[in-house]
RNA sequence: UGAGUUGAUCGGACGGUCGCGGCAUGGCGUGCCCAUGACGAGGAAAGUCCGCACUCCACAGGGCACGGUGCUGGCUAACGGCCAGGCAGGGUGACCUGACGGCAUAGUGCCACAGAGAGGUAGAUUGCCCGCGCCGGAAGGUGCGAGCGAGGGUGAAACGGUGCGGUAAGAGCGCACCGGCGUUGCUGGUGACAGCAACGGCCAGGCAAACCCCACCGGGAGCAAGGCCAAACAGGCGCGAGAGGCGGCCCGUCUCGCUUGAGCGCCGGGUAGGCUGCUUGACCCCGGCGGUAACGCCGGGGCUAGAGAGAUGACCGUCGCUCCGUGUAUGCGGAGUACAGAAUGCGGCUUACAGGUCAACUUGGCCA
Numbered sequence: 001u002g003a004g005u006u007g008a009u010c011g012g013a014c015g016g017u018c019g020c021g022g023c024a025u026g027g028c029g030u031g032c033c034c035a036u037g038a039c040g041a042g043g044a045a046a047g048u049c050c051g052c053a054c055u056c057c058a059c060a061g062g063g064c065a066c067g068g069u070g071c072u073g074g075c076u077a078a079c080g081g082c083c084a085g086g087c088a089g090g091g092u093g094a095c096c097u098g099a100c101g102g103c104a105u106a107g108u109g110c111c112a113c114a115g116a117g118a119g120g121u122a123g124a125u126u127g128c129c130c131g132c133g134c135c136g137g138a139a140g141g142u143g144c145g146a147g148c149g150a151g152g153g154u155g156a157a158a159c160g161g162u163g164c165g166g167u168a169a170g171a172g173c174g175c176a177c178c179g180g181c182g183u184u185g186c187u188g189g190u191g192a193c194a195g196c197a198a199c200g201g202c203c204a205g206g207c208a209a210a211c212c213c214c215a216c217c218g219g220g221a222g223c224a225a226g227g228c229c230a231a232a233c234a235g236g237c238g239c240g241a242g243a244g245g246c247g248g249c250c251c252g253u254c255u256c257g258c259u260u261g262a263g264c265g266c267c268g269g270g271u272a273g274g275c276u277g278c279u280u281g282a283c284c285c286c287g288g289c290g291g292u293a294a295c296g297c298c299g300g301g302g303c304u305a306g307a308g309a310g311a312u313g314a315c316c317g318u319c320g321c322u323c324c325g326u327g328u329a330u331g332c333g334g335a336g337u338a339c340a341g342a343a344u345g346c347g348g349c350u351u352a353c354a355g356g357u358c359a360a361c362u363u364g365g366c367c368a
Stems, first nucleotide, its partner, number of pairs: 001364010012319007020040002023037005028031001042339001046350002049348005054222004066218005071085005086100001087098004101213002107211002109207003125152002127148002130145006160178006179203002181200008226276004235267005245258004283302008320337007
């Protein structure tokens, strides 16, 4: 200095003007008003894909069915998350990816096209070999019977590979080596697993994100959950007036309605509406300790949005940052400045994102 890998992190700053939301304090004109003050979106608030808290409903116990998860150990409130490790695959490498339980000999099923045959101690299409008959002088041809998985051919895949022996021809049929698998033992590891040795011709196709089997987990709905207060109208009960009473805003007058019940009081359910749930929490920051780490424990400090048709905005100025042009000197001009936006809260995952910053590591080149 080029190209990369992994992790972390920021994601505009300051000032002014006009606004918005809840809160606190104050004011009087008591209005859901005014003034002042501090506060007021994110790394993903998003998708709503997992897991919890919380709330209500349901629920003896056990089983079946259904769904989910799926290497091992750990972390966690929990998880399909995270950390560490194993194995497999990819990359020169840093590193990345993996639904990665089942020796697919528990059973069932599937394997397009091509091919004779696609899973059974398979498969005679082209073939090889032997015997007998027939034809032929012979070479050979042909028919029948029996053996053969070697050679050719098809295919993603045809039942280990190479060689020697063996045989009528062949074949793990036998042997040597190589590869795989299994059993037993030993060693290391908590374990997944790894290494070594001996033995067994054992040679077994693939697929379980096919059924299935095994282990573990799983009740339903969701803050529009749920709780409290409670107009109007309707209903129920009680009281209730003709000498007078009640209502039609108040006073006077006048008039109308009313024992076929005016009016008043109480009650229950609960609509509109209001309050609550509501933000102090598996919270944030700093330090120490334990642990490889995820994470845990201890101490100190902090309070950091709570709207309800939904506030968190708009404009201007100065300066950043990136790109382009010009000049090349720090300048000048122009353009851009992302993705997106809380709605009960929290832990994850996934997806979007202008432009940066930092750390560790890998691999080229050059110079000393």